RNA sequence: GCGGGUGUAGUUCAAUGGUAGAACCUCAGCUUCCCAAGCUGAUGACACGGGUUCGAUUCCCGUCACCCGCU
Numbered sequence: 001g002c003g004g005g006u007g008u009a010g011u012u013c014a015a016u017g018g019u020a021g022a023a024c025c026u027c028a029g030c031u032u033c034c035c036a037a038g039c040u041g042a043u044g045a046c047a048c049g050g051g052u053u054c055g056a057u058u059c060c061c062g063u064c065a066c067c068c069g070c071u
Stems, first nucleotide, its partner, number of pairs: 001070007010024004018054001026042005047063005
C1' cells in the first nucleotide's frame, strides 16, 4: 500500500427496516440477630459524520479504532 472482518450498558452477548433486550456488575428494598445466598425493583448503551426511506442498530458512502490475510 491492497483486500476482508468487527464496533450495541461498566463486562460478555442478542436484536436483519417498525417501542433496543438478556446475563453478570452497581444501587435500593424485602428476608436474616449479622453476613452470605435468595426474591423484587431501578440506573445505564446502538463508534463518528452523511445518504436512502414514512421510519435506520439494521441498507449505502466516508472517517476513526481494533483484528486477520497479501505485498
About this RNA
The RNA shown here (transfer RNA) has 71 nucleotides and comes from a Halieaceae bacterium. Rfam family: tRNA. Rfam classes the family as a transfer RNA. From the family's description: Transfer RNA (tRNA) molecules are approximately 80 nucleotides in length.